[in-house]
RNA sequence: UUAAUAUGUUGGCAAACUUAGCGAAAGCUAAGGACGCAAAGCCAAGGGUCUAAUCCUUCAAGGACGAAGGAACGACAGCCGGUUGCACUU
Numbered sequence: 001u002u003a004a005u006a007u008g009u010u011g012g013c014a015a016a017c018u019u020a021g022c023g024a025a026a027g028c029u030a031a032g033g034a035c036g037c038a039a040a041g042c043c044a045a046g047g048g049u050c051u052a053a054u055c056c057u058u059c060a061a062g063g064a065c066g067a068a069g070g071a072a073c074g075a076c077a078g079c080c081g082g083u084u085g086c087a088c089u090u
Base pairs, nucleotide, nucleotide: 006090008088009087012037013036017032018031019030020029021028022027035078041083042082043081046080047079048076049075050074054071055070056069057068058067059066
């Protein structure tokens, strides 16, 4: 000096919940707040999960309201997965 493993630390992110805003909803944004996180950085063209304004089918009804089923074109990266990558100490 380099590599691997481990310890500790600075810095980083921020679940639930609260307030305000957006959205049909799922959820998102900002502020507060910390359950946790070594990729809790990025990717929703793979799988999975959530939602159904809208559309389709059926039923009902008969002037447009209702019921059931299906569909992401809407979301989730803090579910799996893919991809990039990190300061100091011992």

The RNA shown here (c-di-GMP-I riboswitch aptamer) has 90 nucleotides and comes from Lachnospira multipara. Its mean pLDDT, the model's own confidence on a scale to 100, is 82. The organism belongs to Lachnospira, within Bacteria.